[in-house]
RNA sequence: GCCCGGUUGGCGCAGUUGGUUAGCGCGCCACGUUGACAUCGUGGAGGUCAGAGGUUCGAAUCCUCUACCGGGCA
Numbered sequence: 001g002c003c004c005g006g007u008u009g010g011c012g013c014a015g016u017u018g019g020u021u022a023g024c025g026c027g028c029c030a031c032g033u034u035g036a037c038a039u040c041g042u043g044g045a046g047g048u049c050a051g052a053g054g055u056u057c058g059a060a061u062c063c064u065c066u067a068c069c070g071g072g073c074a
């Protein structure tokens, strides 16, 4: 330098070939249960989807560029 993959709440991940509320597990907070802790149950907070631009009525999802991480070829 070229090619491929990845980037979604604190952490680990899903998102069905663009569509009406962005979800799951763990973690966190509150309440219930307990003598207390844990477990369990119920509820809740927290992301606008790496950044920018474009296409579209509509983009986490398509296209381009940039950044970062991993792998491969020179």
Stems, first nucleotide, its partner, number of pairs: 001073007010026004019057001028044005050066005
This is a predicted structure of a 74-nucleotide RNA (transfer RNA) from an Elusimicrobiota bacterium. Its mean pLDDT, the model's own confidence on a scale to 100, is 81. Lineage of the source: Bacteria > Pseudomonadati > Elusimicrobiota.